[in-house]
Context: one part of a larger RNA
RNA sequence: CGUGGAAAAUUUGAACGGGGGUCUUCCUAGUACGAGAGGAGCGGGAGGCUAGUGCCACUGGUGUAUCUGUUGUCCUGCCAAGGGCAUCGCAGAGUAGCUACGCACUAAUCGGAUAAGUACUGAAAGCAUCUAAGUACGAAGCCGGCCGUAAGAUAAGAUUUUCAUUAACUCUACGGAGUUUGAGAGCCAGCACGAAGACUACGUGCUUGAUAGGUGAGAAGUGGAAGUCGCGCAAGCGAUGCAGCUGACUCAUACUAAUUGGCG
Numbered sequence: 001c002g003u004g005g006a007a008a009a010u011u012u013g014a015a016c017g018g019g020g021g022u023c024u025u026c027c028u029a030g031u032a033c034g035a036g037a038g039g040a041g042c043g044g045g046a047g048g049c050u051a052g053u054g055c056c057a058c059u060g061g062u063g064u065a066u067c068u069g070u071u072g073u074c075c076u077g078c079c080a081a082g083g084g085c086a087u088c089g090c091a092g093a094g095u096a097g098c099u100a101c102g103c104a105c106u107a108a109u110c111g112g113a114u115a116a117g118u119a120c121u122g123a124a125a126g127c128a129u130c131u132a133a134g135u136a137c138g139a140a141g142c143c144g145g146c147c148g149u150a151a152g153a154u155a156a157g158a159u160u161u162u163c164a165u166u167a168a169c170u171c172u173a174c175g176g177a178g179u180u181u182g183a184g185a186g187c188c189a190g191c192a193c194g195a196a197g198a199c200u201a202c203g204u205g206c207u208u209g210a211u212a213g214g215u216g217a218g219a220a221g222u223g224g225a226a227g228u229c230g231c232g233c234a235a236g237c238g239a240u241g242c243a244g245c246u247g248a249c250u251c252a253u254a255c256u257a258a259u260u261g262g263c264g
Base pairs, nucleotide, nucleotide: 001152005163006162007161008160009159010158011157015149016148017147018146021049022048023047024046025045026044027043033038050107051106052105053104054103055102059100060099061098062097066093067092068091069090070089071086072085073084074083075082076081110144111143112142117137118136119135120134167180168179169178170177171176186263187262188261189260190206191205192204193203194202211257212256213255214253215252216251217250218249220246221245222244227240228239229238230237231236
């Protein structure tokens, strides 16, 4: 841009793609079979391996703007308390997110037509013959079924709901079409953003507002702040006090920022 107004939701499915794995063990049953040794089919159950898809409650990993400890050195005049640099200086933990070593599910049953093969009826060829006419079976393979994309499938499909659809003139096969004119549904841009993302796209919000930040409360992490007091010669220990601090998580709250413009 198209699908002859527009939006939202639900769909049909032409077509395209994906998938299709395998082992062990138990029961049937030490049964059928077999002199014995050995040892099934059919049917039913369980557990692995491999591959794939999804997820983060659990177990772990990571977690460079979280907390703590600590070495060297420089700085904030000094003490104390802090800051910078040294692989995040090193070390111990760790929220969200992302993840596997974690969790869940799947690779199933089934239908159709077949291959090799097995057959029925049956002539040519009075017999025989699975084949010539006709008929029935038969594979992890083929076509479906299952999963995903899917109406730019230009033959551009369908259903439901909502919004808009002015006036004049001309033509008409009376279904409608055209010209001029007015408005509007809506759309795009812009802005605040996102478990969406290379860009784009997608999704949310834009004051009739919880979209992001801030703030308050909580969760969660760290592990007991500073200051003061007490004890100790001191290093240090204890009390105040499950303290102080805290990125992403949850809820609340307009304090800050979401101004507006165009198309139609």